[in-house]
This is a predicted structure of an 86-nucleotide RNA (c-di-GMP-I riboswitch aptamer) from a Gammaproteobacteria bacterium.
């Protein structure tokens, strides 16, 4: 410096659900809770995918497009990092 997660140790995060509060919604942030996670730490750079408030179409519909809005626990990709082993 790199690979690799088989024991071990200290710990760390926290899904469904719920409860508060934000959000137009998707989601999000705090508390409970723990399916699971060695990057479930961080970044939306690419590809997914989720909602569509404004905006655009409209036969006017409980329609339809459409991220600037989200998801990093969807995948990859960039970046930092504990422990063991090789």
């Nucleotide at each position: 410096a790199u690979c690799u997660g088989a024991c071990a140790a200290g710990g760390g995060c926290a899904a469904a659900c719920u409860c508060a509060c934000c959000g137009a919604a998707a989601g999000g942030u705090g508390g409970g809770g723990a399916c699971g996670c060695a990057a479930a730490g961080c970044u939306u750079c690419c590809g997914g995918u989720c909602u569509a408030a404004g905006g655009g179409g409209u036969u006017c519909g409980u329609c339809u497009c459409u991220a600037u809005g989200a998801c990093a626990g969807c995948g990859g990709g960039g970046u930092u990092g504990c422990c063991a082993g090789g």

Model confidence (mean pLDDT): 91 of 100. The sequence was found by an Rfam model in a public genome assembly.